[in-house]
């Protein structure tokens, strides 16, 4: 500045930034009668008459054109062009001009012809032109005069800065003038001064670009000469062949410049509206002409485009003046007034001219002032919003009372800008005085954090926000609406721009191990720095001073408008160039000396340094023979491959090529890449010594130039082995790989290209300084007779580590420390080390090196997790050793599927699947299905009406019931009492609201499952570390354990282990009934039955015991382990409760509670009926078996723990039985349930689908229940299916355990219990050990993982969308060159003009624009294509990241 939403007032600035693209209409430059000559008409008055015409006077010498002068070159306007013909600064002109003005001296005479105007008279539409005639003048000519003027000669004198100047003296030759008017002014001539405005020149400084590196032929200098006011290639002839350039020339973008403006601390960045000061430019190009002054915005000629007139023959124009149009555009004003004031033109003056100015209009466009009222005013009114409902906020806020009067309004009145000798003079603004009423004047943005400022609603990854981070997926202080804040105010937001913050381009003021950055490496050019001490000089520095640095702007002081912005006045500033002077410490420079830098000279001396020949064994392929005999090779396992044509093995001989084992290393050398068998041969460098010797000769290098691994190429050679490509064989889902069998370039020599690497110490080179250790190499010294050994010291080359550096790791005399010098190199990833375009290269490709477009990163170091098909230690029935089983049979149950009206819902690896459900026939059950009722309800509270009922029984009628209808009876509490009245409950109407196994466990409480009964998880304090964290809790040892003990910058602590609670096993006490009976005693058919008894057993109350306490050994004097004693028990005796921080957005809205939603004649309730039990089928879990360690039959012995009153039933009797009758005892240590069973003795059965096995079906029954259809368990008879030990896999056990055997109990009327959850009896095997599998616990290492390996992430291909390079070509614009042509014009030249000019024809050079060629540059486009960048859920795979 523009937009968006508002707008009250007023000073003071400002206002087409885009198309230097077009422009209608007015208007922007004229003026002088005192320079000159002409000279109207309306109109008035008058005259004369042919009453419609002359004629005079006034208008009037006015208008008006005309010639002359003077201006028009200024004011104004705009920035297209110009990277220097410009701008700034500071100089220079001895190489220069200047009208008007000033001063100053002189002069101003004597003539002459013209011409316009005007008039005839002609041509044209028009513009305008031709021709006769006549006419002034300060126009115009001609002769005079003249210097101190100017040209040329010549001499004197003097200065200077190189040419030279400057003032003289003589001689000679040139050149002037206007007048006018009121008589004193003006006014012209010639000369010198002045001013003042120009011209020209220098020296610095002045935007990016090398992906412009070479440019230049008038170029460069000279010499003459033209030309100019004046130097000059400025132009021209001739001559020389110069000149510019890495300090960036040429060339390509971009742009007027400066004062200053904006920012910032400042250095700086950025910009050049308005003011002012220079430049350019006036439709576009090019020319000249008059003048003092222009190559001329409103002047002239010519050429183009455009536009307008036209009589088609010709003509006119030029708003980048002021207004104004249209058009572009996000966007910018009136076709105003006025010359009153400043100022400028002409004039002697009045004066006239003046879109210059001075005002006034429009725009809140800025900037700066004022208002939109002030005081009071709580029952804190109403509204609106919030609420936990009580209340809070809005809020003294308003109403209401008093009361002020800025602005705006209305009326009056004249200070000021106003000064002209006097009078006049104001477009325009305005002071000052009076009136009226609170009356006419308040919004925009924001409220998640930055950033001041929060609540409800409404939306539900939608619709929307968003500067950045990021809000929105049903509780949004982010969206959107309200209310409430907050901050600004006639303004508030937004966008767009600069500048700051950004020390993020680092001059002040940055960096290059590893974040982005050291050139791959030496030599050396330019450049840049440079040792020691003299003397000089003063360039750089420094001080003082000279002149500049316009003005305005900043800055200060003081004025001036009521303030204030604005303005005035004076001041200091303007860091700058610049004259002279002094100073001489340091640079520079010039010259002297010096040795310590640097280089020689001389003895030594280690070495895969380099080239070149020769030489050798070891070992491998062939090749020839001997021997042997069927294999060999090869690999996780094969295979291809060789091999009876004799291979592998071996022996012998030969042949060929590459390569150098041991020595050998923390080793050597080399600039760097690189460099190893031995000898010689030529050659570079390095270190040590050294009383030599030269004397700064030095360091770093832009660009050059050389060497530069591998792999490539070229041209010849060579080729044992090894080995891309290929080829074969595995492996694999594939396997163009990883492993094998083979191979061909290549590896090897020579000679030439490339010129790249992680070419690394990721660390550029040279000097200087800055602690110690300690190893190696090579040297030379001291001590010592000497070896060894110590000592001090020179170079190289390692390891640790002080200070200091470091973002941290690290690094530390070999620096990443402290300083210098001098190079190179970086400025977020990505696109891209890529495209284009140079340069090199045969080629590959190097080298140099970017945008468009796109994320909000992308990096480092270090940390804590996590996690490796990474390591070490360690533990678990983890695995191994056993022992049963599971998968195969058949049934049982649960789950998927299927099915179906419905098969209700939940649970989903481990840690869903005999789970939730300790009991689905109805009920349960859930809106699961199909039907049938009903709506205050099945169930809770309150309200407020009714009316006499009514709760319970029994009865009918229709129906499957529920529910409708109907009949009878008839409870309770008070009063009166025949019987009635009230009232609570209930009932009925209506209103709130009850109800919901509806949703959402990802809204939640509470429980619960799992890692894991793993041993872990923390937290104070100190201390480390910038910190993020560590330390403690590592480490050694131990243990079931972070148990415990030791070390120790860590000391202590909770939470977990562990202990304390149960139960069990032993003792001791206390008590002894319903339990026990060893002595008594009594009895029985028997039995503790009975009396007694507390001794056992046993019940259940207290207690005691076991603690590594003792003993040996081992261990770090320890913790502890190992081995014994003693002991009912031994190192936790054994078993249960006991579950840390946390993790699964586990599970559970359907126990329960609970937000929020939804639903409300229905997802609420009630009824009968079916469904949850369905069946081709898959799966988990379990029973029964498949048999002889068995099966059946007889007899027969031993529990423990529990349950019984709606029960648990005993004896008897009946029924093969299931069971039935009947009822003793028993609210149970008393009775019952109650038979344990495996077992034990006898006997049959002899290995078979069987006296195993019992599905399945068939017929008879029981029992519980209203009802066994669908769908209950049991008995009996009959029936007698699979199945002969289970494939791949897989589970559970470590001792009273597995494994085997029966028992009880909840739940329940009764059972689909083979389940679950107890209880006892019988009673094992095994365990080398930790490689391996699964989980785990520690340390410890990688890491691109943090949603944390179910992770992270690549690339092609397909899909969209964008930008952009190639590209056959098409199109355009830039800037040149060559050649054609060729206006005007200037100059030139001829001819004409009677002699001279002016003129007239002609012609040449140079030229603009135009042709037309052939480069050459930019940009646009362009079939096709490259390759790039984004885009929840595409495809293929699985490169990278843990040993991926």
């Nucleotide at each position: 500045a523009a937009c968006g939403c508002u707008g009250g007032c007023g000073g003071c600035a400002u206002g087409g930034c885009u198309a230097a693209a077009a422009c209608a209409u007015g208007c922007a430059a004229g003026u002088c009668g005192a320079a000159c000559g002409c000279g109207a008409a309306a109109g008035u008055g008058g005259a004369g008459c042919u009453u419609g015409c002359u004629c005079c006077a006034c208008g009037a010498g006015u208008a008006g054109a005309g010639u002359g002068g003077c201006g028009a070159a200024a004011g104004g306007g705009c920035g297209a062009g110009u990277a220097a013909u410009g701008c700034g600064u500071u100089c220079c002109u001895a190489a220069c001009g200047u009208g008007c003005c000033c001063c100053a001296a002189g002069g101003u005479c004597a003539g002459g012809g013209a011409u316009a105007g005007c008039u005839c008279g002609g041509g044209g539409a028009a513009a305008c032109c031709c021709g006769g005639g006549g006419u002034a003048a300060u126009a115009c000519c001609u002769g005079a005069u003249g210097a101190u003027c100017c040209c040329g000669g010549u001499u004197g004198a003097u200065c200077g800065c190189a040419u030279g100047g400057u003032c003289g003296g003589c001689c000679g030759g040139g050149c002037a003038a206007a007048g006018g008017c009121u008589u004193g002014c003006u006014g012209c001539c010639u000369u010198g001064g002045g001013a003042u405005c120009g011209g020209g020149g220098a020296a610095c400084g002045u935007g990016c670009u090398a992906u412009c590196a070479g440019g230049u032929u008038g170029u460069u200098g000279g010499u003459g000469a033209g030309g100019u006011a004046a130097u000059g290639g400025c132009u021209c002839a001739c001559c020389a062949a110069g000149c510019c350039u890495a300090a960036g020339a040429c060339g390509g973008c971009u742009a007027g410049c400066g004062g200053g403006u904006g920012u910032g601390a400042g250095a700086g960045c950025a910009c050049g509206a308005c003011c002012c000061g220079c430049c350019g430019c006036a439709u576009c190009g090019g020319g000249a002409c008059u003048g003092a002054g222009a190559c001329a915005c409103u002047g002239c000629c010519c050429g183009g485009a455009c536009u307008c007139c036209u009589a088609c023959g010709g003509g006119a124009g030029g708003c980048u003046g002021c207004a104004g149009u249209a058009a572009c555009g996000a966007a910018u004003a009136u076709u105003c007034c006025g010359c009153a004031a400043u100022g400028c033109g002409c004039g002697a003056a009045a004066g006239c001219g003046u879109g210059a100015c001075g005002g006034a209009g429009c725009a809140a466009u800025g900037c700066c002032g004022c208002g939109u009222g002030u005081a009071g005013g709580a029952u804190g009114a109403a509204u609106c919003u919030u609420u936990u409902c009580g209340g809070a906020g809005u809020g003294u806020a308003a109403a209401c009372u008093a009361c002020u009067g800025u602005c705006a309004g209305g009326g009056g009145c004249u200070a000021g800008a106003a000064a002209c000798a006097c009078a006049a003079u104001g477009a325009u603004c305005a002071a000052c005085c009076c009136c009226a009423a609170a009356g006419g004047a308040a919004g925009a943005g924001c409220c998640g954090g930055c950033u001041a400022a929060c609540u409800c609603u409404g939306u539900g990854c939608c619709a929307g926000c968003a500067g950045c981070c990021g809000c929105g997926g049903u509780a949004a202080u982010a969206c959107a609406g309200a209310g409430g804040g907050c901050u600004c105010a006639a303004g508030c937001g937004u966008u767009a721009a600069u500048c700051g913050g950004a020390u993020u381009u680092a001059c002040u003021g940055g960096g290059c191990u590893u974040a982005a950055a050291g050139g791959g490496u030496g030599c050396g050019u330019a450049g840049g720095c440079g040792g020691a001490u003299g003397c000089g000089u003063a360039a750089g520095u420094a001080u003082c001073u000279u002149g500049u640095g316009a003005a305005a702007u900043c800055c200060c002081a003081c004025g001036g408008c009521u303030u204030a912005a604005c303005c005035g006045u004076g001041g200091a500033a303007c860091u700058g160039c610049u004259c002279g002077a002094u100073a001489u410490a340091c640079u520079g420079c010039g010259u002297g000396u010096c040795u310590u830098g640097a280089g020689g000279g001389c003895g030594g001396u280690a070495g895969a340094g380099g080239u070149u020949g020769c030489c050798g064994g070891a070992a491998c392929u062939c090749u020839a023979g001997g021997u042997g005999u069927a294999g060999c090779g090869g690999u996780g396992a094969a295979a291809u491959g060789c091999g009876u044509a004799g291979a592998u093995a071996u022996c012998u001989a030969g042949a060929g090529g590459a390569a150098c084992g041991c020595c050998a290393a923390a080793g050597g050398u080399g600039a760097a890449g690189a460099c190893a068998g031995g000898c010689a041969a030529c050659u570079g460098g390095g270190c040590c010594g050294u009383u030599c010797c030269u004397g700064a000769c030095g360091c770093u290098g832009a660009g050059g130039c050389a060497c530069g691994a591998a792999a490539g190429c070229g041209u010849g050679g060579g080729u044992a082995g090894c080995g891309a490509a290929c080829g074969g064989g595995a492996u694999u889902a594939g396997a163009u790989a990883c492993c094998c069998c083979g191979g061909u370039a290549g590896u090897c020599c020579a000679c030439g290209c490339c010129g790249u690497a992680a070419a690394c110490g990721a660390u550029g080179u040279g000097c200087a300084c800055u602690a110690a250790a300690u190893g190696g190499u090579g040297g030379a010294g001291g001590u010592u007779u000497g070896a060894c050994g110590c000592c001090a010291u020179c170079a190289c080359g390692g390891u640790c580590g002080a200070a200091g550096c470091a973002a941290a790791a690290g690094u530390g005399u070999u620096a990443a420390g402290u300083a210098c010098a001098c190079c190179g190199c970086c400025u977020g990833g990505g696109g891209a080390g890529u495209a284009c375009g140079g340069u090199c290269g045969c080629a590959a490709g190097a080298u140099u090196a970017a945008a468009a477009c796109u994320c909000a990163a992308a990096g480092g170091a270090a940390u804590u997790g996590a996690c490796g098909g990474g390591g070490g230690c360690u533990c678990a029935c983890a695995c191994a050793a056993g022992c049963g089983g599971u998968g195969g049979a058949g049934c049982a149950u649960g789950u998927g599927g299927c099915u179906u009206a419905a098969u209700u819902c939940g649970a989903a690896g481990c840690a869903a699947c005999g789970c939730g459900a300790a009991g689905a026939a109805c009920c349960u059950u859930a809106u699961c299905c199909a039907g049938g009722g009903u709506u205050u309800g099945a169930c809770a509270u309150g309200c407020a009406c009714g009316g006499a009922u009514u709760a319970g029984g029994u009865c009918c009628u229709a129906g499957a019931a529920a529910c409708a209808g109907g009949a009878c009876u008839g409870a309770c509490a008070c009063c009166c009492u025949u019987g009635g009245g009230u009232g609570g409950a209930a009932c009925g109407u209506g209103c709130a609201c009850a109800g919901g196994u509806g949703c959402u466990g990802c809204a939640u409480g509470g429980c619960u499952g799992u890692c894991g009964u793993c041993a872990g998880c923390u937290c104070g304090u100190g201390c480390u570390g910038u910190g993020a964290a560590g330390u403690g809790u590592c480490g050694g040892g131990u243990u079931a354990a972070g148990u415990c003990c030791u070390u120790u910058a860590a000391c202590g602590a909770g939470c977990g282990a562990a202990a304390c609670c149960c139960c069990u096993g032993c003792c001791g006490u206390u008590a002894g009934u319903u339990g026990c009976u060893a002595a008594c005693a009594g009895g029985u058919a028997a039995u503790g039955c009975u009396g007694a008894g507390g001794a056992c057993u046993c019940u259940a109350g207290c207690g005691g015991g076991a603690c590594u306490g003792c003993c040996g050994g081992u261990g770090u004097c320890a913790a502890a382990c190992c081995g014994g004693a003693g002991g009912a028990a031994g190192g936790u005796g054994g078993g249960g409760a006991u579950g840390a921080c946390g993790u699964c957005a586990a599970g559970u809205c359907c126990u329960c509670a609970u937000g929020g939603c939804c639903u409300u004649u229905a997802u609420g309730u009630c009824c009968a009926g079916g469904g949850c039990u369905g069946c081709a089928c898959a799966c988990g879990u379990g029973c029964u078996a498949c048999a002889a360690u068995g099966g059946c039959g007889u007899a027969u012995a031993c529990a423990g723990a529990g349950c019984g009153a709606c029960g648990c039933g005993a004896g008897a009797c009946c029924g093969c039985a299931a069971g039935g009758u009947g009822g003793a005892g028993c609210a149970a240590a008393u009775c019952g349930c109650a038979a344990a069973a495996a077992g034990u003795a006898c006997g049959c059965c002899c290995c078979a689908g069987u006296u195993c096995g019992g599905a399945u079906u068939g017929g008879g029954g029981u029992c519980u229940g209203c009802a066994a259809c669908u769908c209950g368990a049991c008995c009996c008879c009959a029936u007698g299916a699979a199945g002969u030990u289970g494939g791949a896999a897989u589970c559970g056990c470590u001792a009273g355990u597995a494994a085997u055997c029966g028992c009880g109990u909840a739940u329940c009327a009764g059972c689909u219990a083979c389940g679950a959850c107890g209880c006892g009896g019988u009673g094992a095997a095994u365990a080398c050990g930790u490689u391996c599998c699964u989980g785990a616990g520690c340390c410890u290492u990688g890491u691109a993982c943090a949603c944390a390996c179910c992770g992270c992430c690549c690339g092609u291909c397909a899909a969209g969308u964008c930008a952009u390079g190639g590209a056959a070509g098409c199109c355009g614009g830039g800037a040149g060159u060559g050649c054609c042509c060729g206006a005007a014009g200037c100059c030139g030249c001829c001819c004409u003009g009677a002699a001279u000019c002016a003129g007239g024809g002609g012609u040449g050079u140079c030229u603009a624009a135009g042709g037309u060629a052939a480069g050459u540059u930019c940009g646009g486009u362009g079939a096709c294509u490259g390759g790039g960048a984004c885009u929840a859920a595409g495809u293929c795979g699985u490169a990278a990241c843990a040993a991926g």
Predicted 3D model of a 1444-nucleotide RNA (small-subunit ribosomal RNA) from an uncultured prokaryote. The prediction has a mean pLDDT of 83. RNAcentral holds the sequence, with entries from ENA. Its Rfam family is "Bacterial small subunit ribosomal RNA".